Record summary
This is a predicted structure of a 1495-nucleotide RNA (small-subunit ribosomal RNA) from a metagenome. The sequence is in RNAcentral, with records from SILVA. It matches the Rfam family "Bacterial small subunit ribosomal RNA".

RNA sequence: AGGGUUUGAUCCUGGCUCAGAAUGAACGUUGGCGGCGUGGAUUAGGCAUGCAAGUCGAGCGAAAAUCCCCAGCAAUGGGGAGGACAGCGGCGAAAGGGAGAGGAAUACGCGGGUACCUACCCCCGGAUCUGGGAUAGCCACGGGAAACUGUGGGUAAUACCAGAUGACGUCUCCGGACCAAAGGUGUGAUUCCGUCCGGGGAGGGGCCCACGUCCUAUUAGCUUGUUGGUGGGGUAACGGCCUACCAAGGCAAUGAUGGGUACGGGGCGUGAGAGCGUGCCCCCGCUCACUGGGACUGAGACACUGCCCAGACACCUACGGGUGGCUGCAGUCGAGGAUCUUCGGCAAUGGGCGCAAGCCUGACCGAGCGACGCCGCGUGCGGGAUGAAGGCCUUCGGGUUGUAAACCGCCGUCGGAGGGGAGGAAAUGUUGGGAAGUAAUUCAUAAUCGACCCGAUUUGACCUAUCCUCAGAGGAAGUACGGGCUAAGUUCGUGCCAGCAGCCGCGGUAAGACGAACCGUACAAACGUUAUUCGGAAUCACUGGGCUUAAAGGGUGCGUAGGCGGCUUUGCAAGUCGGGUGUGAAAGCCCUCGGCUCAACCGAGGAAUUGCGCCCGAAACUGCCGAGCUUGAGGGACACAGAGGUAAGCGGAACUUAGGGUGGAGCGGUGAAAUGCGUUGAUAUCCUAAGGAACACCAGGAGCGAAGGCGGCUUACUGGGUGUCUUCUGACGCUGAGGCACGAAAGCCAGGGGAGCGAACGGGAUUAGAUACCCCGGUAGUCCUGGCCGUAAACGAUGAGCACUGGUUUGGAGGCCCCCCCAUAGGCUUCUAGACGUAGCGAAAGUGUUAAGUGCUCCGCCUGGGGAGUAUGGUCGCAAGGCUGAAACUCAAAGGAAUUGACGGGGGCUCACACAAGCGGUGGAUGAUGUGGCUUAAUUCGAGCCUACGCGAAAAACCUUAUCCUAGUCUUGACAUGUACGGAUUAACCCCGUGAAAGCGGGGCCACACCCUUCGGGUGGAACGUACACAGGUGCUGCAUGGCUGUCGUCAGCUCGUGUCGUGAGAUGUCGCGUUAAGUCGCUUAACGAGCGAAACCCUUGUCGCUAGUUGCCAGCGAGUCAUGUCGGGGACUCUAGCGAGACUGCCGGCGUUAAGCCGGAGGAAGGCGGGGAUGACGUCAAGUCCUCAUGGCCUUUAUGACUAGGGCUGCACACGUCAUACAAUGGCGCGUACAAAGGGAUGCAAGCUCGCGAGAGUAAGCAAAUCCCAAAAAAGGCGCCCCAGUUCGGACUGCAGGCUGCAACCCGCCUGCACGAAGCCGGAAUCGCUAGUAAUCGCGGGUCAGCAUACCGCGGUGAAUGUGUUCCUGAGCCUUGUACACACCGCCCGUCAAGCCACGAAAGUGGGGGGCAUCCGAAGUCGCCGAGGUAACCCGCAAGGGAGCUAAGCGCCGAAGAUGAACUCCGCGAUUGGGACUAAGUCGUAACAAGGUA
Repeated sequence: AGGGUUUGAUCCUGGCUCAGAAUGAACGUUGGCGGCGUGGAUUAGGCAUGCAAGUCGAGCGAAAAUCCCCAGCAAUGGGGAGGACAGCGGCGAAAGGGAGAGGAAUACGCGGGUACCUACCCCCGGAUCUGGGAUAGCCACGGGAAACUGUGGGUAAUACCAGAUGACGUCUCCGGACCAAAGGUGUGAUUCCGUCCGGGGAGGGGCCCACGUCCUAUUAGCUUGUUGGUGGGGUAACGGCCUACCAAGGCAAUGAUGGGUACGGGGCGUGAGAGCGUGCCCCCGCUCACUGGGACUGAGACACUGCCCAGACACCUACGGGUGGCUGCAGUCGAGGAUCUUCGGCAAUGGGCGCAAGCCUGACCGAGCGACGCCGCGUGCGGGAUGAAGGCCUUCGGGUUGUAAACCGCCGUCGGAGGGGAGGAAAUGUUGGGAAGUAAUUCAUAAUCGACCCGAUUUGACCUAUCCUCAGAGGAAGUACGGGCUAAGUUCGUGCCAGCAGCCGCGGUAAGACGAACCGUACAAACGUUAUUCGGAAUCACUGGGCUUAAAGGGUGCGUAGGCGGCUUUGCAAGUCGGGUGUGAAAGCCCUCGGCUCAACCGAGGAAUUGCGCCCGAAACUGCCGAGCUUGAGGGACACAGAGGUAAGCGGAACUUAGGGUGGAGCGGUGAAAUGCGUUGAUAUCCUAAGGAACACCAGGAGCGAAGGCGGCUUACUGGGUGUCUUCUGACGCUGAGGCACGAAAGCCAGGGGAGCGAACGGGAUUAGAUACCCCGGUAGUCCUGGCCGUAAACGAUGAGCACUGGUUUGGAGGCCCCCCCAUAGGCUUCUAGACGUAGCGAAAGUGUUAAGUGCUCCGCCUGGGGAGUAUGGUCGCAAGGCUGAAACUCAAAGGAAUUGACGGGGGCUCACACAAGCGGUGGAUGAUGUGGCUUAAUUCGAGCCUACGCGAAAAACCUUAUCCUAGUCUUGACAUGUACGGAUUAACCCCGUGAAAGCGGGGCCACACCCUUCGGGUGGAACGUACACAGGUGCUGCAUGGCUGUCGUCAGCUCGUGUCGUGAGAUGUCGCGUUAAGUCGCUUAACGAGCGAAACCCUUGUCGCUAGUUGCCAGCGAGUCAUGUCGGGGACUCUAGCGAGACUGCCGGCGUUAAGCCGGAGGAAGGCGGGGAUGACGUCAAGUCCUCAUGGCCUUUAUGACUAGGGCUGCACACGUCAUACAAUGGCGCGUACAAAGGGAUGCAAGCUCGCGAGAGUAAGCAAAUCCCAAAAAAGGCGCCCCAGUUCGGACUGCAGGCUGCAACCCGCCUGCACGAAGCCGGAAUCGCUAGUAAUCGCGGGUCAGCAUACCGCGGUGAAUGUGUUCCUGAGCCUUGUACACACCGCCCGUCAAGCCACGAAAGUGGGGGGCAUCCGAAGUCGCCGAGGUAACCCGCAAGGGAGCUAAGCGCCGAAGAUGAACUCCGCGAUUGGGACUAAGUCGUAACAAGGUA
């Protein structure tokens, strides 16, 4: 610090996702040790049991057990010691400990303030006197199941009461009035411990104020003790805190009120920071204690383990009534993904009580459990190559695991066993010593007192550092990952299955992505996963984003609040800046140092704490007060342009209707028609009248307006703008949340109007359908008046204002200058409407003084796509609907601009037998052949639009021939190589048996080479047998491949280097203008060159020449023959086959740019590439071929290999393709007669002769071929017959008889003769070939081959017609355009319906929650009133009694829970219903993307 993912590729926008860090975590796998931390986050759900707050006998009385003494025989009685349990009393129990429910402000944080209080503690001053009456306990008698409680008697106090003394206290009307106490210990106290009054302190608390403190406006108004005042009450204290009266205030867009959520802070996590998220542990504060209410006591509570009441829950009960509150420590149940021991100790620290000893202390200190976190340590170290074995891979050579192991030598951490052991302990107390001080007692004094100091002694729950000894590498490694992101790959298995996946995406037979193995990578006692937070995300942008087209400018203006605001100047000091000071707790973070061996952890110091308060200072800027200025703004005068607005009036053209005239059959409409109108007279035409709407030409990217918008003419009223003058005011300005106004069309309400047009609707067409497009009609509407609506692609998809920043040019409205004047031209200037374009900006397209540039101010808006501008709520509207405006769920994209292609029922240019013009066919018949289908034991396989189908196959009777079928056989094999063994047996050859053959079985016979040789033999190759490696496969995969081939297409294209342009994909070149068959050439040109193609080179053919003449030729000469180049000879000709020439737009004319070239002409055998062939660019179709061959992988191995026999590939209701032959007279038949080319020939071609009607047979010359043979060419031409018919056409089919090849013609060959003589009389829709020696037609040859040709490949003979065009069909090329296509139009894609599933809305209703309101009831309790009942202390009284005071009960206000009622709000359920999302294949259409076929 970035990466992956939208595309064929690119740039951008934009979301999703990953790598990091973190956690009170959980889950999975694994797990050695220790240290330090940490652990109920959910049900503030319920709780068994134990413990968690007591203590003081030096405040008080009494007193059990027990012991002693006395009396008594004993029971017992008396006295003393003793002091348990309890009681009165004091202090504590309000702390400590737990939890986070509530609470958005009575809270917290920060900084201030004071109308206040404060037990215990500290300091100072003073006091501690005299009396009194009760009451627990106790005793007696009762009630009750219990809890508990009643009556009587009697008792103490540091309990209670009265009196005295009172001020430096309190109150005060300033005269005065009022207020206290307790004692204890001890022989002994004004000394010690207490008590009381007053003052001060410390620490703690109460109350008040400023500022800060979440989301929601789909909560906009809230409030009656409310806001303030006065009197009173109340409190420790201010205060509507409470009450009576008076006034009518108070809060709120800077968000009141309401709703939701939440303890707040120090801090913690993350981050570069700003921020964002969070509030576990620790510290501070607040709040709570089963739920709600209440007070009492007290210094302090409205009280966690106190009280009263109400409620829920639970327990006990004798049913009458009682008891309880773990959110203390442990523990339990429940719920949950999930969170521990019913442990030890007061040794330390701290707290309560006590003079103290001490007691209490689940605070605390420790231990236990959990890898929950952080940190540390270990699982060994060194040597060790034959690179062992095993595993995995392999190109079979090897590589890797891997110095890893084994093996050798060491060390001894941790753990284990045993034994020592520092420290956590300081004190208090006791005791020894010292000692300030203080008293009885005004001074002095300490034996008794004594803070403090020194020494001795006492105290450890738990933990143990560390040391010693022992044994021995011994007990201690896993987890995730390995396609990219992202470090790390191979093999096997699987076969869109099983599975993986954070995103992109893997898996359909060669998976680096699934599973396993091996290997590797990362981390390591852990490693992964999940969840959550921050980061990356500049993806809410303060730092630090945007809004023309990606999401995003409000439809426009006016204007409120608010924000911002020109020049000069005085003052103030709020903002701002500087300095000082107080505070900002500690802990934490950071720095330094230190302590545990290190670290984590801990200690000390510092820094920081960016904040707030106070004080001092500065005055530039902002602000405020004041004074001025004129340039912003506004006013004035004069002039000007204009479809600016409103109202009224007027006008002509056209249209329709009506009336009349003329006229007479159609009109109208369309692609073509029809509906419609018309003889009741239409259309057409003329005249007249009426009506309504709109204003041709002018008219122009010309004008005006804020926008919507505005168009005949005139008038009236009226808004705004511009120019000039620089006369006035003096910042009066800009923007503008809410608000108000305007606001196209359609629509709505009321009333008019209604010519034309025209939703709906009707009809006619079109169509598969046509609820459309087209046509004929036609209502609302369109028009007017008044009122609503308030939306548009209301667009420049560009908010308003101000300023600044090179230009060129055109128009509109003005002004000024120059020229003596006028006009024009020209120049300058203001406003305005455009075009081009520099810099800049921009993703690009583009924009560019009318900015989308550079800045400032204000407003509006955006934050992935879909769901959705939907639902719901609110609000506006008569309605339609508008404004505001979500979520669940779902996707990994959706998008913008540009690029290259492809495509278009887009355009331009141009080609091609593409069409047209022609000729001949196919499609109909019969046959042949191939294919499909069917059949079959088998009908082997492949090929499938063009580019499969007389194709592979240039020839299936056997063979061929195959996993074709049936049957019989072989198993190292029909074929190759190697090894081992055997041994000379065998092979070859011959024979026999069996068999359909193959094969099987048996017999006979003999070898060969080399070397050595002792001549016996040994060794070895071929061969054989056996065995092992292996052979074999036309088995699968052409979608694993090579090679070859088809097709686009012989179309003119396809690329590269350098340069240039572009952020880039890419472009340029290769475009343009001409030209060509051609990217052929020329010119132009940011391109210049080059390559593969085109062309040329090659072959053939057409003319000529030269050379050469055999087997070819024969003009002349000679010979010969019935005849023939037959012979001599010739080198003329033809020809043969080699070398050359020739054609190049070279020449002329015209056109063209003077070019390339085109047209015409001459010459020429040939003329503009002369004809034909070979030659096929980059690529496309996963095109074809694993059955030519080669080849990876898979499969098979007594079979999917090999051999053999027979059958099949030839099978036939049918369909298609390609052909053959025909349908006839341009013909058929017969007779006779000419003229080719190119080929083939030795198991071959075969002349001739003989035989046969013939196929052919017999015999046989010649020829390895310019020599001989096949071989006759046929059509043509001549003569004759046929006479238009199913024929003398046509020849299928069939019968019989033959021939040939072959081992063999039954399935299943070809040919011949005779006989038979079918369909067929020119072929529907549709479709094919061909532009000249071509089509058509005629025959000939060859390959294959034993035989078999209507096929294929060639050859020549005869030999046309038409076109000179490019509208259309098909295909192609170039340029351009659009695109939502890129698997590329056989593309993409929309909506209904049907099915499944998911979430949501509505819904009669129904269930529940919440906070308020109203009424009723009204517990406890405070307060008030009353108090005839009760009543010790004080007063009067001798007493009785009375009084004062207090009080039970009663009453009143308030008052929780409860009840009822009407609303509000939230959540759930809900028959049914609505749309939405998703789903591999469904149905119907074709809406959109191209002019998408109606933009």